[in-house]
């Protein structure tokens, strides 16, 4: 240098046009003398940065940036 993927909660990852959701994990309570495991609740997102189509973008398009794997 060329070609493909990936970038969404603290971390692992769904969602693929109509205002974001899971296990984990945090925190609060119940339960326990206690603590653990359980049971309920509760918080956390500028969806990697610009920028376009569109009434509406996490989704479709361009662009930059990371990271990664293929080729030369």
């Nucleotide at each position: 240098g060329g070609g493909c993927g990936c970038u969404u909660a603290g971390c692992u990852c769904a969602g693929a046009g109509g205002u974001a959701g899971a296990g984990c994990g945090g925190c609060a309570u119940g339960u326990u003398u206690a603590c653990a495991c359980c049971g309920u609740g509760c918080g956390g997102g500028u969806c990697g940065g610009g920028g376009g189509u569109u009434c509406g973008a996490u989704u479709c398009c361009c662009u930059c940036a990371g990271c990664g794997c293929c080729c030369a």
Transfer RNA from a Gemmataceae bacterium, 72 nucleotides, folded computationally. Its mean pLDDT, the model's own confidence on a scale to 100, is 82. The sequence is in RNAcentral, with records from ENA. It matches the Rfam family "tRNA". Rfam links the family to the GO term triplet codon-amino acid adaptor activity.